[in-house]
RNA sequence: UGAGUCAGCCAGAUAAUCGCUGCUUUAUCGUUGUACUUUCGGGUAUACGGGUAAAGGGGAGGAAAGUCCGGGCUCCACAGGGCAGGGUGCCAGCUAACGGCUGGGGGGCGCAAGCCUACGACAAGUGCAGCAGAGAGGAGACCGCCAACUUCGGUUGGUAAGGGUGAAAGGGUGCGGUAAGAGCGCACCGGGCCACUGGUAACAGUUGGUUGCAAGGUAAACUCCACCCGGAGCAAGACCAAAUAGGGUUCCUUAUGGUGUGGCCCACAUCGGAACCGGGUAGGUUGCUUGAGCUUAAGAGUGAUUUUAAGCCUAGACGAAUGAUUAUCCACGACAGAACCCGGCUUAUAGGCUGUCUCAGAAA
Numbered sequence: 001u002g003a004g005u006c007a008g009c010c011a012g013a014u015a016a017u018c019g020c021u022g023c024u025u026u027a028u029c030g031u032u033g034u035a036c037u038u039u040c041g042g043g044u045a046u047a048c049g050g051g052u053a054a055a056g057g058g059g060a061g062g063a064a065a066g067u068c069c070g071g072g073c074u075c076c077a078c079a080g081g082g083c084a085g086g087g088u089g090c091c092a093g094c095u096a097a098c099g100g101c102u103g104g105g106g107g108g109c110g111c112a113a114g115c116c117u118a119c120g121a122c123a124a125g126u127g128c129a130g131c132a133g134a135g136a137g138g139a140g141a142c143c144g145c146c147a148a149c150u151u152c153g154g155u156u157g158g159u160a161a162g163g164g165u166g167a168a169a170g171g172g173u174g175c176g177g178u179a180a181g182a183g184c185g186c187a188c189c190g191g192g193c194c195a196c197u198g199g200u201a202a203c204a205g206u207u208g209g210u211u212g213c214a215a216g217g218u219a220a221a222c223u224c225c226a227c228c229c230g231g232a233g234c235a236a237g238a239c240c241a242a243a244u245a246g247g248g249u250u251c252c253u254u255a256u257g258g259u260g261u262g263g264c265c266c267a268c269a270u271c272g273g274a275a276c277c278g279g280g281u282a283g284g285u286u287g288c289u290u291g292a293g294c295u296u297a298a299g300a301g302u303g304a305u306u307u308u309a310a311g312c313c314u315a316g317a318c319g320a321a322u323g324a325u326u327a328u329c330c331a332c333g334a335c336a337g338a339a340c341c342c343g344g345c346u347u348a349u350a351g352g353c354u355g356u357c358u359c360a361g362a363a364a
Base pairs, nucleotide, nucleotide: 001360002359003358004357006355007354008353009352010351012329013328014327015326016325017324018323020059021058023056024055025054026053027052028051029050032047033046034045035044036043037042061335065346066345068344069343070342071341072340073233074232075231076230085229086228087227088226089225090104091103092102093101094100105119106117107116108115109114120224121223125222126221127218128217142163143162144159145158146157147156148155149154171189172188173187174186175185176184190213191211192210193209194208195207196205197204198203237286238285239284240283247277248276249275250274251273252272257271258270259269260268261267293312294311295310296309297308298307299306300305330333
């Protein structure tokens, strides 16, 4: 210098003006409750909720998304055990939990840094395998090779070394052996089993012994094995609670009366009224954002993670805010917007920045 690899960060900037949303403070208005006072008109103080105004400070994301997993929270169900159903699937750890993450092992890819991997069991049973091929399973004779017979065309038998088919054909190389062959025998390599050694384990081993090597593939096929799993979701749920809506109990009363329209009169409407009780629609309040929280430092650990200390408060709407305009600048700005809350995964994403490591080349 070039090519890669992994980890992380930013997500146009600044200023002014005008809005939106909720919070705090102050002022003011009206109303309600309580207390005091009153000349019965009201007045004063205080509290909570409400309206208006001003000031102050706050206001989307790295994915807020998909709703695919896991948990908190809430209600319902639930003695205990089993079946069915669903999920997970190498080992160890982390965690509230997980199908997540970290570390390790096996396998695959890459020169490497590194990346990918549902990776238990097919020797319990059942099933499946298009085309090609003679044969697709404890297999198989199409060509070839060998033997016998032969009417010289072939027929019968042996044979998995060679050819051919296929994704896949019962270890590989060599020597011996044989009619030709064949783990048929032997050596080496590979494999299985049993020990031993190392490792918590998965697993590994120029270790020892044993075995001619045996029923090949497929379980995100049924299945078996091991482990895990109750249902619904903030439109969960809780509280308050209007009426010329309505229910129950008790008591009272009959129109020259009762009730409603804020107190009174008129007027109008209506036919029972009063007290108490429970449910509950509209509506309101709550759940709601202080949390498995964030930042910094120190400690433990390879790491995921965790402990301690100090500091911080960072949207909370509900017909649903977070915007618009102007000016200046630049590299001219992507994907996209909370709705109970967290931990993950997956998907989308303009441009820019930082660092680790690897490979190649060059120069000193």